This is a predicted structure of a 1515-nucleotide RNA (small-subunit ribosomal RNA) from an uncultured rumen bacterium.
Its Rfam family is "Bacterial small subunit ribosomal RNA".
The sequence is in RNAcentral, with records from ENA and SILVA.

RNA sequence: AGAGUUUGAUCAUGGCUCAGGACGAACGCUGGCGGCGUGCUUAACACAUGCAAGUCGAACGGAGUUAAGCGCUGGUCUGAUGCUAGCUUGCUAGUGGAUUUCCUUGCUUAACUUAGUGGCGGACGGGUGAGUAACGCGUGAGUAACCUGCCCUUGAGUGGGGAAUAACGCCCUGAAAAGAGCGCUAAUACCGCAUAACACAUAUUUGCCGCAUGACAGAUAUGUCAAAGAUUUAUCGCUGAAGGAUGGACUCGCGUCCGAUUAGCUAGUUGGUGAGGUAACGGCCCACCAAGGCGACGAUCGGUAGCCGGACUGAGAGGUUGAACGGCCACAUUGGGACUGAGACACGGCCCAGACUCCUACGGGAGGCAGCAGUGGGGGAUAUUGCGCAAUGGGGGAAACCCUGACGCAGCAACGCCGCGUGGAGGAUGACGGUUUUCGGAUUGUAAACUCCUUUUAUAAGGGACGAACUAAGACGGUACCUUAUGAAUAAGCUCCGGCUAACUACGUGCCAGCAGCCGCGGUAAUACGUAGGGAGCAAGCGUUGUCCGGAUUUACUGGGUGUAAAGGGUGCGUAGGCGGCUUGGCAAGUCAGAUGUGAAAUGCAGAGGCUCAACCUCUGAACUGCAUUUGAAACUGUCAGGCUUGAGUGAAGUAGAGGCAGGCGGAAUUCCCUGUGUAGCGGUGAAAUGCGUAGAUAUUGGGAAGAACAUCGGUGGCGAAGGCGACUUGCUGGCCAGUAACUGACGCUGAGGUGCGAAAGCCAGGGUAGCAAACGGGAUUAGAUACCCCGGUAGUCCUGGCCGUAAACGAUGAAUGCUAGGUGUGCGUGCAGAGAUGCAGGUGUGCCGCAGUUAACGCGAUAAGCAUUCCGCCUGGGGAGUACGGUCGCAAGAUUGAAACUCAAAGGAAUUGACGGGGGCCCGCACAAGCGGUGGAGCACGUGGUUUAAUUCGAUGCAAACCGAAGAACCUUACCUGGGUUUGACAUGUAAGUGGUAGGAGCUGGAAACAGUGACGAAUCUGCCGCAAGGUAGAUAGCUUACACAGGUGCUGCAUGGCUGUCGUCAGCUCGUGUCGUGAGAUGUUGGGUUAAGUCCCGCAACGAGCGCAACCCCUGCGGCUAGUUGCCAUCAAUACGGUUGGGCACUCUAGCAGGACUGCCAUCGACAAGAUGGAGGAAGGUGGGGACGACGUCAAGUCAUCAUGGCCCUUAUGUCCAGGGCGACACACGUGCUACAAUGGACGGUACAGAGGGAAGCGAGGCAGUGAUGUUGAGCGGAUCCCGAAAAGCCGUUCUCAGUUCGGAUUGAAGUCUGCAAUUCGACUUCAUGAAGCUGGAAUCGCUAGUAAUCGCAGAUCAGCCAAGCUGCGGUGAAUCCGUUCCCGGGCCUUGUACACACCGCCCGUCACACCACCCGAGCCGGGUGUACCCGAAGCCGGUGGCCUAACCGCAAGGAAGGAGCCGUCGAAGGUGUGUCUGGUGAGGGGGGUGAAGUCGUAACAAGGUAACCGUA
Repeated sequence: AGAGUUUGAUCAUGGCUCAGGACGAACGCUGGCGGCGUGCUUAACACAUGCAAGUCGAACGGAGUUAAGCGCUGGUCUGAUGCUAGCUUGCUAGUGGAUUUCCUUGCUUAACUUAGUGGCGGACGGGUGAGUAACGCGUGAGUAACCUGCCCUUGAGUGGGGAAUAACGCCCUGAAAAGAGCGCUAAUACCGCAUAACACAUAUUUGCCGCAUGACAGAUAUGUCAAAGAUUUAUCGCUGAAGGAUGGACUCGCGUCCGAUUAGCUAGUUGGUGAGGUAACGGCCCACCAAGGCGACGAUCGGUAGCCGGACUGAGAGGUUGAACGGCCACAUUGGGACUGAGACACGGCCCAGACUCCUACGGGAGGCAGCAGUGGGGGAUAUUGCGCAAUGGGGGAAACCCUGACGCAGCAACGCCGCGUGGAGGAUGACGGUUUUCGGAUUGUAAACUCCUUUUAUAAGGGACGAACUAAGACGGUACCUUAUGAAUAAGCUCCGGCUAACUACGUGCCAGCAGCCGCGGUAAUACGUAGGGAGCAAGCGUUGUCCGGAUUUACUGGGUGUAAAGGGUGCGUAGGCGGCUUGGCAAGUCAGAUGUGAAAUGCAGAGGCUCAACCUCUGAACUGCAUUUGAAACUGUCAGGCUUGAGUGAAGUAGAGGCAGGCGGAAUUCCCUGUGUAGCGGUGAAAUGCGUAGAUAUUGGGAAGAACAUCGGUGGCGAAGGCGACUUGCUGGCCAGUAACUGACGCUGAGGUGCGAAAGCCAGGGUAGCAAACGGGAUUAGAUACCCCGGUAGUCCUGGCCGUAAACGAUGAAUGCUAGGUGUGCGUGCAGAGAUGCAGGUGUGCCGCAGUUAACGCGAUAAGCAUUCCGCCUGGGGAGUACGGUCGCAAGAUUGAAACUCAAAGGAAUUGACGGGGGCCCGCACAAGCGGUGGAGCACGUGGUUUAAUUCGAUGCAAACCGAAGAACCUUACCUGGGUUUGACAUGUAAGUGGUAGGAGCUGGAAACAGUGACGAAUCUGCCGCAAGGUAGAUAGCUUACACAGGUGCUGCAUGGCUGUCGUCAGCUCGUGUCGUGAGAUGUUGGGUUAAGUCCCGCAACGAGCGCAACCCCUGCGGCUAGUUGCCAUCAAUACGGUUGGGCACUCUAGCAGGACUGCCAUCGACAAGAUGGAGGAAGGUGGGGACGACGUCAAGUCAUCAUGGCCCUUAUGUCCAGGGCGACACACGUGCUACAAUGGACGGUACAGAGGGAAGCGAGGCAGUGAUGUUGAGCGGAUCCCGAAAAGCCGUUCUCAGUUCGGAUUGAAGUCUGCAAUUCGACUUCAUGAAGCUGGAAUCGCUAGUAAUCGCAGAUCAGCCAAGCUGCGGUGAAUCCGUUCCCGGGCCUUGUACACACCGCCCGUCACACCACCCGAGCCGGGUGUACCCGAAGCCGGUGGCCUAACCGCAAGGAAGGAGCCGUCGAAGGUGUGUCUGGUGAGGGGGGUGAAGUCGUAACAAGGUAACCGUA
């Protein structure tokens, strides 16, 4: 940075599509590791469970636990001195209780815990984006109109009292939640009092400041208000005041999506005064007063949406977006409300109402994950009911510490970005395998194997952090990192390969299956489907889908257009708005410059730094293009003031004009009426008819009436803004123009809305109506003809008044101003010169040509579509559609404004080359015409279709198939059918093995044959060895047998092909190189003027040359010459059987070779002095002498796979091959090509004459004989200028027939034969006799032929045994007529024109109807949602009011008061209810048009003059 796609091709317009980047993504296939990030975009759907806001005992009274001390009661343990008894005089028993252990209990102290009171915090942090189009957000200001707990600073103070209340105890109610009563108690809880200012309030006053309301500083007087303590003594608290910081509140400027098919909105609405309320201003609220306020610079209404820093994209300007991170806002199940508090109208507080869920003893209660996890649901889709407070931060606390799903980490997910790996080096027999193949090979591919090496990763083991600041304490984590070991070991996929777009082959499939982003692939050879091999790209990912930007200059500010592609309003006037001449001065709004403030951080950019790099993170810088303030500048714009005249206008005096309106008036014509003349037609058409006319038309004479339009002049002449305006004349009236330069002094241009005018048709009312003429009637035409043509004819056309408001209202070209070569017409003015004719100059209109320029081209070109400026309208693919709905206008018709769904990949413009035209011009051809003869009718033959058949083999099908392939179907041919055989084969090559009684094979058996059996007899060649030789032996060849490769196919595809052929057409055309022109396709040349059979030649020319065609060169024929002379010939000579037979000769004919001849060369005329044409001479031949061969570039997917060749496919005991028989010969019929005829220009019979060219050996066959004959028999000669076929026939001479279905015609049939052949039944030809059909010249239509032609007559040949040949190819004989001419038919050539055709008119294409599907509109209605409005009800709650209720602190001796509370009432008030309006969605019988859809119906509208030119508006 572009590319594909409209066309046969081109340029331009224009849409669609692609390549890029991005993503909170999803889906498919695949998946090794790590780092850093990210992760419900949907149901602001509902939520189980756990956790997410607590803390302070250094505020308080209690309660509890533990420890110590003390006291006490009781119990328990211990048990001394002592006492009593017995006695073995020191022992036993009892008593006693000193002492002691433990427990219980009380007090004190200490430590700890904490339900309650109290304090601080639950207004932060975290979530979400429903609402909101707003001062919500962003940005910049303001508050002299405000508040601010904790924190900091300063200075002042902290005195002395009082009354309660939770907890607790007792008791009651309740299922629970919870609540009531009585009684006790503390405080940093609560309440008075004292103290009182730098505080506040009021009043007076001074100074100073401010745009203003007013502020600030000070003075005086009066009045009012504080406090709390705790403590291990360090401190921490408390009160009032001032200042700061932080946080908040309010106000304002500017900016902030779409819709006008939303144009008017608004009653607390806008303002004022006063009162209330608030932290504070304010209609914030209330009373009263006024009637304002907002809006085209878009109010109101509707739709959509959290806003921003930023993010993505883009060269930028822009466009899109607002996940994560950060700032602000809003919300917390829905709606309403307040309380507390420094702060809330409060996510994890309260009250009420609604919906929902849960508990319940049915009385009543409880709840709110849009906190973190998690669940269900929704969805294409989004994670763990994890660890830790170690760090950072927050709350509380003096602190320790506690709390913290904030946060730090881990888990899951390739969701994204970044990094790494899946090995490295060597290794050719280029292995195997795969794929492919032209069978040689190529490729996979150094790829593998193999050798050597390495170890990121992996695994195992060992060591082991930083992150800590603070004595200790680390979730992450035995993690990162380091070391060692093992071993290439653990690790590659996905998409694509027709073009765009990098990358190709094979097979399968056969418009099927499928692909596809666009163009488009697929119907038997698919690089486009599927698979495989190979290749390309990216890579732990790759593709697809979705969305955004880009490309798209395809909404164009940068940066588009509007004559014909989409697009100039039908045209004026003019409002708002936009823009605006010269000059002087001031101001400084725009503008420019400097400074200051701000533009948060993050992001992005630049430079550094830290993780091994990177992603990521950190630092620094610039930047943040903006806003505000301020200081300057003064050119330009603006504004104010002054001046000017050129823009614009005015005055005076003129010219031209179908300009407009009103009145009057004229002649011609048409029609009608009257009248005269006059008689049978008139009229009309392509031709007719309807119509009119003997009741007198048409025609013609005279007179009259009426309406409409104004011939000639008349003109790309005039006037008008456009529509438009046409006899003459009068009146009124608008505008232009030239000249003059007196006046005004920018008064101008454009112009959204608005308003006037506005052809025709149409509408309303009233007139008028001659002609014309929708509708309608009739006549024609036609397949039809609701048309075109004809005869009539009503609205209408005309006038007056009023509507309508549209046209292809066009120059398809908006208005205005300036500038930019000329030439030439024409209308109207002026000036100058000249005696004049006239010339020159300049103005204003209106045309043509044209330079520069411009344009896609066509074209435009001073009347621009050029160069510029200003303003307005309009366009953004085609269709749907100028439709629907809504609004406005209209009497209606309708006009105006004006979509969407859906659908297509085009639609459209200009020009090019062709083709075509019931377009034009020129020209040719047996094309017509002029002629001659045919076909079409008959019979027969042949071919074809159709039908039939076991088969009737196949092909050829307008011309250009049809006596064609087929120059020979009885068998064969033969491909078809039936039946019977056969399987390496009827035929070819190769390999292997076997085989001398082998190959071959008479004969015999079965059989229709093929074939199957049997089988006497019975080989050949070469070499080696042995042998004298004969011969033997071995091997090979041939043959045969077997097996395997293969053969074979007239099976398919002529639309896979080669070759060959037909046709246009023997038509004169078809191209190229260089140059030139054009943006290009292309053009030129090749067109033009002449001429020709011809693109033949000449001349001219931006062309000059050349090629393939034409012509010529070749063959036959026509003339003479030369050469040669047998088989040909015979003039002369001789012989003769009288036959060139013989001798002889080569003169002639002839034969067959060579050279010549004809070239418009000569003459005349015409022509351009050319080419050439006409005529003439000469000549055998004259203008190509006649004929043949020869066929340009190409067209028809023309014909042929069955001549042959050939790709692919198919068959392989058969679709091959062999054989017999049958069929190709069928027969109601249709077509084509021929033959024979229909007769007297003839038939029959007899006689008689003259060719050319061919053929001949399994042949032609003379002559003789036999037969009526076909023919038979015998057989000379001849491989041919010698012999034979061989008779030519028509012709000529003579005779006969006499117009008849015949002495025409010969079909058909019968009989008898001949010949060929293995064989004539299906199915041959010929002969003889007999038979004797149709047919008497042929409808519509149609064919051939222009001279040795047509016509007519016979002859020969190929094929061939014979022949269905009447065909074909040749040959000669006889031998005409006509061509005025190019109007017409057909075909062709050249030029030109139109085209919507390019498969090219056998083209294209329109509409109805029928069928299917899709979206939409209307629709009796029905159902929902939003919203407005009126009324009803009225919760909680604030506010207000209130009594006969209640109450600790204060006052009072008391009564009571003050103050407060519950209760009640009232205003407001959510949800709810009722009515009504409006917007919107869904659904709806039926109706309507629209779109789409290989092969439906009817017509033929358009494209060519499209067969009636087309189109626009209207009925």